Description
Predicted 3D model of a 348-nucleotide part of an RNA (large-subunit ribosomal RNA, domain IV) from an Anaerolineales bacterium.
[in-house]
Context: one part of a larger RNA
RNA sequence: CCAUUGUUAAGGAACUCGGCAAAUUAGCUCCGUAACUUCGGGAUAAGGAGUGCCUCUUAUUGUAAUGUGUAAACUGAAGCAUAAAGAGGUCGCAGUGAAAUGGCUCUGAUGACUGGUUACCAAAACCACAGGUCUCUGCUAAGCCGAAAGGCGAUGUAUAGGGGCUGACACCUGCCCAGUGCUGGAAGAUUAAAGGGAGAGGUUAGCGCAAGCGAAGCUUUGAACUGAAGUCCCAGUGAACGGCGGCCGUAACUAUAACGGUCCUAAGGUAGCGAAAUUCCUUGUCGGGUAAGUUCCGACCCGCACGAACGGUGUAACAAUCAGAGCACUGUCUCAACAAUGGACUCG
Numbered sequence: 001c002c003a004u005u006g007u008u009a010a011g012g013a014a015c016u017c018g019g020c021a022a023a024u025u026a027g028c029u030c031c032g033u034a035a036c037u038u039c040g041g042g043a044u045a046a047g048g049a050g051u052g053c054c055u056c057u058u059a060u061u062g063u064a065a066u067g068u069g070u071a072a073a074c075u076g077a078a079g080c081a082u083a084a085a086g087a088g089g090u091c092g093c094a095g096u097g098a099a100a101u102g103g104c105u106c107u108g109a110u111g112a113c114u115g116g117u118u119a120c121c122a123a124a125a126c127c128a129c130a131g132g133u134c135u136c137u138g139c140u141a142a143g144c145c146g147a148a149a150g151g152c153g154a155u156g157u158a159u160a161g162g163g164g165c166u167g168a169c170a171c172c173u174g175c176c177c178a179g180u181g182c183u184g185g186a187a188g189a190u191u192a193a194a195g196g197g198a199g200a201g202g203u204u205a206g207c208g209c210a211a212g213c214g215a216a217g218c219u220u221u222g223a224a225c226u227g228a229a230g231u232c233c234c235a236g237u238g239a240a241c242g243g244c245g246g247c248c249g250u251a252a253c254u255a256u257a258a259c260g261g262u263c264c265u266a267a268g269g270u271a272g273c274g275a276a277a278u279u280c281c282u283u284g285u286c287g288g289g290u291a292a293g294u295u296c297c298g299a300c301c302c303g304c305a306c307g308a309a310c311g312g313u314g315u316a317a318c319a320a321u322c323a324g325a326g327c328a329c330u331g332u333c334u335c336a337a338c339a340a341u342g343g344a345c346u347c348g
Base pairs, nucleotide, nucleotide: 001343002342003341004340005339006338007337008336010334011333014332019329027051028050029049030048031047036041038168052090053089054088055087056086057085061081062080063079067074068073091095103327104326105325106324107323108322109321110319111318115127116126131166132165133164134163135162136161137160143152144151145150169314170313171312172311174244175243176242179241180240181237182236183235184234185233188232189231190230194226195225199221200220201219202218203217206213207212245263246262247261248260249259272306273303284300285299286298287297288296
């Protein structure tokens, strides 16, 4: 010097991204216990007092010898066990004398909760969850696995099963169906195979002096017309994918604009919340806390770029979660010192 420990004057977070680490607390008995609350909790809240040993008094409870009695039962200061409470005494610095054995409080964010997760750097605000809702499925169910047979679903049957989204509970969940999707409709338009076969070409019996015409058959083609779903079309549908404006003017100081005008749109963001896990400008402005606060709490609203089941806003309880503050406590620090053990080092 390194690792693991122990102790420390005065101070007590001045350390640091941050009280990380360490220290404090601790068992049991009694007293006492707030806001808030879903009335269950919160709660071991917080905060106090006691705690050893000896002697005495000795409750309670259990069992039960004995005695009385035919029995039921009664008695039981016989004993044994249990051992509250009280009084007195006594020792030490210290009595849960060692070990084991919660530090606490306040405020906010997120997620309701118990649970699960990156085996081996992440345990969380992620996943799940009960609850909510939409949708599919009538049973040879839908869906899934499988060339198929068959199986799961399910020896279930819509209070069932599959899929999507949300995520306890409370109060709620606004407007837009133009686009995309889905569902329904069937008049018209379009449209496949197929049917259909007008017409055309090749070949040639025949006719014709020739040019040429040309039946039947065979063959190569082939128009009209008929022709489903789908698409176009017409509706519905947002807890389907999604979306939810701009400019100008206006009130008797100023400022602002309840109000008016105009353009565009399918419709122009409602309630609630808001510098937020979302705010660039930004350490916004004001208030609180501090001597001093880019964090924190309460407001304001000019929301670059919140917003209603990609849920909105709250919320008791809960959390090895995250952020801020305080009490207690301490070698985290001012500022380091000493000690122990094992290494390092020297010799072998």